[in-house]
A computed fold for a 348-nucleotide part of an RNA from uncultured Microcystis sp., annotated as small-subunit ribosomal RNA, central domain. The organism belongs to Microcystis, within Bacteria. It matches the Rfam family "Bacterial small subunit ribosomal RNA".
Context: one part of a larger RNA
RNA sequence: UUGGGCGUAAAGCGUCCGCAGGUGGUCAGCCAAGUCUGCCGUCAAAUCAGGUUGCUUAACGACCUAAAGGCGGUGGAAACUGGCAGACUAGAGAGCAGUAGGGGUAGCAGGAAUUCCCAGUGUAGCGGUGAAAUGCGUAGAGAUUGGGAAGAACAUCGGUGGCGAAAGCGUGCUACUGGGCUGUAUCUGACACUCAGGGACGAAAGCUAGGGGAGCGAAAGGGAUUAGAUACCCUGGUAGUCCACGCCGUAAACGAUGGAUGCUAGCCGUUGGCGAGCUUGCUCGUCAGUGGCGCAGGUAACCCUUUAAGCAUCCCGCCUGGGGAGUACGGUCGCAAGAUUAAAACUC
Repeated sequence: UUGGGCGUAAAGCGUCCGCAGGUGGUCAGCCAAGUCUGCCGUCAAAUCAGGUUGCUUAACGACCUAAAGGCGGUGGAAACUGGCAGACUAGAGAGCAGUAGGGGUAGCAGGAAUUCCCAGUGUAGCGGUGAAAUGCGUAGAGAUUGGGAAGAACAUCGGUGGCGAAAGCGUGCUACUGGGCUGUAUCUGACACUCAGGGACGAAAGCUAGGGGAGCGAAAGGGAUUAGAUACCCUGGUAGUCCACGCCGUAAACGAUGGAUGCUAGCCGUUGGCGAGCUUGCUCGUCAGUGGCGCAGGUAACCCUUUAAGCAUCCCGCCUGGGGAGUACGGUCGCAAGAUUAAAACUC
């Protein structure tokens, strides 16, 4: 390589957009590149295969002969693929009418809690733990009442509920803005799917210079515990956590399950539409989501099961014993941290 695979054994890129490439709906016409087919040429000899024959046999040798297949030429077929021109509407998109939503960005506003500051009341403790101590407090703490300030996060509603490609998104209001779903069947008429390379987004931590800093809290300090305790527990606490500009580009970025399309029993919830029916709050039908169970089927088993891990087609990514190693070297990117691409010796 072929073959076989990728939920958990090695293996789905974190997610999306998308050029090239690959693949591609229905009908009829033409062409004949692929495809199928007739004939011709050619594919040296030796070798191989079939037959006959010569050395006593065999090995070895001599003679005769293909078939299949390849390449080239020429004639034909037109179902399929392809090309050209034409038509269609079931895919896709647009229009119109509705509709749900923590989708995004910016601005304004709010209350509870926490900490701090000021003042009042008030007196000896508070805090913390398994128990303590460090710590705070007679310079009046803790408790409680009133006033003020600051920053961060938004209880209840809240829900295997919603939205988003993923990361993610939750106080209220306003502005701008993306997508979805339903109904209709007015328009376009295959405009589609996937996508190497490329591009965009991408939690947390981290980085550059500037703000901000309530609570929490790496590091470093102290108190305990312990044989020790560079920890778990406690007391304080710096970066950070927050904002705005930029960078980083990684996660158990998980459904450990790539995307698209079609097909294959059902039952029970729930979210958003639409249409019927009647007893007006239920039943039935139908789309799109989100859960539980379950048949056939699949699976090594666990389990999956119309939201497939079933049955098929198309495209992409990835795997190939463990360690060495996601490392070295080189390249690219980065301010750095590092990221990405990615071996071998050796060893079992």